[in-house]
RNA sequence: UCCGUCUGAUCGCUGAAUCUCCGUUAAGGAGAGCGGGGGACCCAAUUACUUGGGGCUAAUCACCUGCUGAGACAGGUGUAGGGCCACGCCCUUCGGCCCGAGCCCGUCAGCUAACCUCGUAAGCGUGGUAAGGAUUGGCG
Numbered sequence: 001u002c003c004g005u006c007u008g009a010u011c012g013c014u015g016a017a018u019c020u021c022c023g024u025u026a027a028g029g030a031g032a033g034c035g036g037g038g039g040a041c042c043c044a045a046u047u048a049c050u051u052g053g054g055g056c057u058a059a060u061c062a063c064c065u066g067c068u069g070a071g072a073c074a075g076g077u078g079u080a081g082g083g084c085c086a087c088g089c090c091c092u093u094c095g096g097c098c099c100g101a102g103c104c105c106g107u108c109a110g111c112u113a114a115c116c117u118c119g120u121a122a123g124c125g126u127g128g129u130a131a132g133g134a135u136u137g138g139c140g
Base pairs, nucleotide, nucleotide: 011125012124013123014122018032019031020030021029022028033120034119035118036117037116038115043110052108053105054104055103056102061078062077063076064075065074066073081099082098083097084096085095087137088136090133091132092131093130094128
């Protein structure tokens, strides 16, 4: 000097997943904020067959390869869509790096005022002082 690992603090990122209060041997409880679901009139829908149908989420869809009688499964290439690149929020442009999973309901749910109800986890570490705009706040 470089690389890797562990721990702590600060800061930051995905996400609704933060804050406050009460209480306890312990457990827990309540509220605010944020987020989801169910649920009228009206509107929409309305048949048959088939492989029922639906929800959260950015996470949909298409094709190809392997195995196979087919399928399942495994992998790959794209893609609807989504995120990050550090003065905060917002907009535009250029460039770069990523995600494009998973879970749940259980034959049942369109929208939906009142109303009812649920969640408030989990996991990580980007390094463009990039260009421009608007507004307001912070720091020096």

Record summary: A computed fold for a 140-nucleotide RNA from a Candidatus Fermentithermobacillaceae bacterium, annotated as c-di-AMP riboswitch aptamer (ydaO/yuaA leader). The sequence was found by an Rfam model in a public genome assembly. Taxonomically the source falls in Candidatus Fermentithermobacillaceae (Bacteria, Bacillati, Bacillota, Candidatus Fermentithermobacillales). Of the family's consensus pairs, 92% are formed in the model. Its Rfam family is "c-di-AMP riboswitch aptamer (ydaO/yuaA leader)". Rfam links the family to the GO terms regulation of gene expression and cyclic-di-AMP binding. About the family: This family represents a conserved RNA structure found upstream of the ydaO and yuaA genes in Bacillus subtilis and related genes in other bacteria.